[in-house]
C1' cells in the first nucleotide's frame, strides 16, 4: 500500500395483506327537516384520527426447530427469506421495511 470479511452513517431500489362491519368524536358538503335576523339542533354524504369485532399479511424486532456435527449412545449447542404471528402491518400518500447496490468512515488483515 492493501484483496476478502465485519460494523456504522448517508443515498437509491424494495413486497405482501379488508376502500370489511359497528360506535361515538371532530371537520367539509347538502337537505330546507326545525327555527326564522344571524343560526343552534336533526338527518344524510364524504373525510380524519380513535375504540371495538372478525378476517388477512410478514421482509423491523421477537419466538421455535432439522441434518451434518470426535468410535457408539445420551445430553447440550445447532440456520433461514422455513414456521408461529407476541409485536408490527393491511386503498393512495407518509412512515416502516428483511434484502440488494454505491460512496464515505472504522475494525481486522491474505498478500
Nucleotide at each position: 500500500c492493501g484483496a476478502a470479511c465485519c460494523c456504522g452513517c448517508g443515498c437509491g431500489g424494495g413486497a405482501g395483506a379488508g376502500u370489511c362491519c359497528c360506535g361515538g368524536a371532530c371537520g367539509u358538503c347538502g337537505u330546507c327537516g326545525c327555527a326564522g335576523c344571524u343560526g343552534a339542533c336533526a338527518c344524510g354524504u364524504c373525510g380524519u384520527a380513535c375504540g371495538g369485532g372478525c378476517g388477512c399479511c410478514g421482509a423491523a424486532g421477537g419466538a421455535g426447530c432439522a441434518a451434518a456435527u470426535c468410535c457408539u449412545c445420551c445430553c447440550c449447542g445447532g440456520a433461514a427469506u422455513c414456521u408461529c404471528u407476541c409485536a408490527g402491518g393491511c386503498a393512495u400518500c407518509c412512515a416502516g421495511g428483511a434484502c440488494c447496490g454505491c460512496u464515505c468512515g472504522g475494525g481486522c488483515g491474505a498478500g